[in-house]
């Protein structure tokens, strides 16, 4: 001098998932964002049968075919739904389309009640996926 990793600090991304105070710490308190329960009204519903419980959080859903004896489960295809460096919107790229929770029970829901605020990534030198218009800010 090159090259490659790793910590930290810093700058971003995906989420509601961050700030602030008090504490040695464990913790908590409060604010800002989430998410449930839970009225009138409205919606649903009125007779038998037979199968089949249902119902939240989140973008994580629908339909057709194919593999299989049939469920699952994969795999192709369409539709649809989400994310990409301040914010809308359009177009091009590239990704994702999961997991988990309540336990026979919850439609909306004023008042009131109960939680949560975690994880997971990427940059490392500059707005860092790109283009075009708008707004808005300073």
């Nucleotide at each position: 001098g090159c090259c490659g990793a790793g910590c930290c600090a810093c700058c971003g991304c995906c989420u509601a998932a961050u700030c602030a105070c008090c504490g040695a710490a464990a913790g908590g308190u409060g604010a800002g964002c989430c998410g449930g329960g839970g009225a009138c009204c409205c919606a649903g519903g009125u007779a038998g049968u037979c199968c089949c419980g249902g119902g939240g959080u989140g973008a994580a859903g629908c339909c057709g075919c194919u593999c299989c004896c049939c469920c699952c489960g994969a795999g192709c295809g369409g539709c649809c739904g989400g994310g990409c460096a301040g914010c809308u919107u359009c177009c091009c790229g590239c990704c994702c389309g999961a997991a988990c929770c309540c336990g026979u029970c919850a439609g909306c829901u004023a008042a009131c009640c109960c939680g949560g605020u975690c994880g997971g990534c990427g940059g490392c030198g500059a707005g860092u996926g790109g283009g075009a218009a708008g707004a808005a800010a300073g």
Molecule: c-di-AMP riboswitch aptamer (ydaO/yuaA leader)
Organism: Actinoplanes sp. OR16